[in-house]
Molecule: Bacterial RNase P class A
Organism: Geothrix sp.
RNA sequence: CUUGUGGAUCAGGGCGUCGCUGUCCGCGAGGGCAGAGGAAAGUCCGGGCUCCACAGGGUGCUGGGCCUGGUAACACCAGGGCGGGGUGACCCGACGGAAAGUGCAACAGAAAACAAACCGCCGAUGGCCGCGAAAGCGGAUCAGGUAAGGGCGAAACGGUGGGGUAAGAGCCCACCGCCGGACUGGCAACAGGACGGGCACGGCAAACCCCCCAGGGAGCAAGACCAAAUAGGCCGACGCACCGCGCAAGCGGCGAGGGUUGACCCGACCGAGUCGGCGGGUAGGUCGCACGAGGUGGGUGGCGACAUCCAUCCCAGAGGAAUGACGCUCCACGACAGAACCCGGCUUACCGAUCCACCACGGCC
Numbered sequence: 001c002u003u004g005u006g007g008a009u010c011a012g013g014g015c016g017u018c019g020c021u022g023u024c025c026g027c028g029a030g031g032g033c034a035g036a037g038g039a040a041a042g043u044c045c046g047g048g049c050u051c052c053a054c055a056g057g058g059u060g061c062u063g064g065g066c067c068u069g070g071u072a073a074c075a076c077c078a079g080g081g082c083g084g085g086g087u088g089a090c091c092c093g094a095c096g097g098a099a100a101g102u103g104c105a106a107c108a109g110a111a112a113a114c115a116a117a118c119c120g121c122c123g124a125u126g127g128c129c130g131c132g133a134a135a136g137c138g139g140a141u142c143a144g145g146u147a148a149g150g151g152c153g154a155a156a157c158g159g160u161g162g163g164g165u166a167a168g169a170g171c172c173c174a175c176c177g178c179c180g181g182a183c184u185g186g187c188a189a190c191a192g193g194a195c196g197g198g199c200a201c202g203g204c205a206a207a208c209c210c211c212c213c214a215g216g217g218a219g220c221a222a223g224a225c226c227a228a229a230u231a232g233g234c235c236g237a238c239g240c241a242c243c244g245c246g247c248a249a250g251c252g253g254c255g256a257g258g259g260u261u262g263a264c265c266c267g268a269c270c271g272a273g274u275c276g277g278c279g280g281g282u283a284g285g286u287c288g289c290a291c292g293a294g295g296u297g298g299g300u301g302g303c304g305a306c307a308u309c310c311a312u313c314c315c316a317g318a319g320g321a322a323u324g325a326c327g328c329u330c331c332a333c334g335a336c337a338g339a340a341c342c343c344g345g346c347u348u349a350c351c352g353a354u355c356c357a358c359c360a361c362g363g364c365c
Stems, first nucleotide, its partner, number of pairs: 001362001002360001004358007012330007020035006037336001041347002044345005049219004061215005066080005081095001082093004096210002101208002103204002118150002120146003125143002128139004158176006177199001178197003183192003223287004233278006242253004258270004294313008331334001
């Protein structure tokens, strides 16, 4: 140089004019300052905050699942282990338990789990046929033996070689594999492993299940405060109808109770309601709501995630919801996309540019 791996940063810039939102100053006119993102997105996890519920425990349900650490917490992150892929840098992994139980395995295949005999091999043993005086020999393969070979399958009950046998077989032996494992190293996951065992326990738990751990519900239209008009509720004052007393004037009771029509009920019509206060709620307004697990720089501890200390900064906050338009100019010609209670993650989208570390083959020095 070429090719690749991992990580980080940026996300058009400048000037002018006119607007928009917030805030500050000003009596006002007006002026100053600030004004989207790395994902503001999906709303998939985790937390803060708020209201409701709640003695404690169990069952159930949901989620998580190698180990250790980090954190407010996590399904996130860091370091490590194991397994898989890559020549390598490096990448990927729902990665507890199948000797607790239940269950499942399409198609093919004879057989799919306390195995199985389709082809093949054998037929030692028993029976059959032939020869033979007999012992026995030969033949076929009826019973039967055989998991070596073929074939089916994702998967067929260790592999290779030798011995052995009628043919075979961990039946026996060597090596490899497997299982158990004192002990050693490590916080642990796990690794190594003296020695022992012919080998037993097949696969699936993203099937039920078992074990361990975590989890109350709803969400800023959460929720809190102030609070008009109208209607309705409650309380008080006045006493109309009506009732009682009285010759009468009037007094007392009574708070829609009554009256008229009518035999009575229903109905219809009439009648007394007014004023003041209280409380709930609606419209409307205010808060929640922008100082926070905050940003930047540095020190210290740690491999690291991160923690801690010091200095410094204030950085959108609406409620029909602002962040725009135009002109000039420069370049590498500009992608994906826009806050709505906040924060930590994950995932997805994205024109391009730059930087750092590392790998491999070949070339050059």